Description:
The RNA shown here (SAM-I/IV (S-adenosyl methionine) riboswitch aptamer) has 95 nucleotides and comes from a marine sediment metagenome. Its mean pLDDT, the model's own confidence on a scale to 100, is 77. It matches the Rfam family "SAM-I/IV (S-adenosyl methionine) riboswitch aptamer". The family is grouped with related families in Rfam's "SAM clan". Rfam links the family to the GO terms regulation of gene expression and S-adenosylmethionine metabolic process. For this family Rfam cites "The aptamer core of SAM-IV riboswitches mimics the ligand-binding site of SAM-I riboswitches" (Weinberg et al., RNA, 2008).
[in-house]
RNA sequence: GCAUCAAGAGUUGGGCUGAUGCCCAUGCCAACCUGCCAGCCCCGGCAAGGUGGCUUCCCAAAAGGGAGAUGCGGCCAAGGACGGCAACCAAGGGG
Numbered sequence: 001g002c003a004u005c006a007a008g009a010g011u012u013g014g015g016c017u018g019a020u021g022c023c024c025a026u027g028c029c030a031a032c033c034u035g036c037c038a039g040c041c042c043c044g045g046c047a048a049g050g051u052g053g054c055u056u057c058c059c060a061a062a063a064g065g066g067a068g069a070u071g072c073g074g075c076c077a078a079g080g081a082c083g084g085c086a087a088c089c090a091a092g093g094g095g
Base pairs, nucleotide, nucleotide: 001072002071003070004069005068010026012025013024014023015022016021027054028053029052032050033049034048035046036045037044041095042094043093056067057066058065059064074085075084076083
């Protein structure tokens, strides 16, 4: 800087704390990034890899605004340019 905060999903187990907070485990949710689904693009799909979440707050009559939060892949090597590695038993569609 851009996008989203509609919907969805834990009255779970354990530990710590002054604490509405934090950590670990486990389960669930979700297509933001990567990957895959046909060579490319768009749409759509798949929780595999990387994150995140399990119901944010304030103002306004409303439209909307503000704050805050999340995402805009990961690892290794190198150390300006270059390179290497993994990504499902899922989905396996439309233009």